[in-house]
About this RNA:
The RNA shown here (c-di-GMP-I riboswitch aptamer) has 85 nucleotides and comes from Aneurinibacillus migulanus.
RNA sequence: CAACGAUAAUGGCAAACGUAUCGAAAGAUAGGGACGCAAAGCCACGGGUCUAACGUGUAAAAACUAUGACAGCCGGGUUACCGAA
Numbered sequence: 001c002a003a004c005g006a007u008a009a010u011g012g013c014a015a016a017c018g019u020a021u022c023g024a025a026a027g028a029u030a031g032g033g034a035c036g037c038a039a040a041g042c043c044a045c046g047g048g049u050c051u052a053a054c055g056u057g058u059a060a061a062a063a064c065u066a067u068g069a070c071a072g073c074c075g076g077g078u079u080a081c082c083g084a085a
Stems, first nucleotide, its partner, number of pairs: 004083002012037002017032001019030004035072001041078003045075003048070003055064002
């Protein structure tokens, strides 16, 4: 340096759920709370998933649509703590 990942050390993050706020929704944020996580840090680049306000459509619906989301769905990119085997 690159891999690898302990019943090691120091620390870190925080699912479900419920409260408040924002949002059309999906969802996000804050503070509780811990199911888990060695990148569960960051980036929507590829795939995937969710939502459908606007728009299209309709007699009315249905349906379609991302410019909205998800990094704790999988790849990829990028940065990083520790050091037993």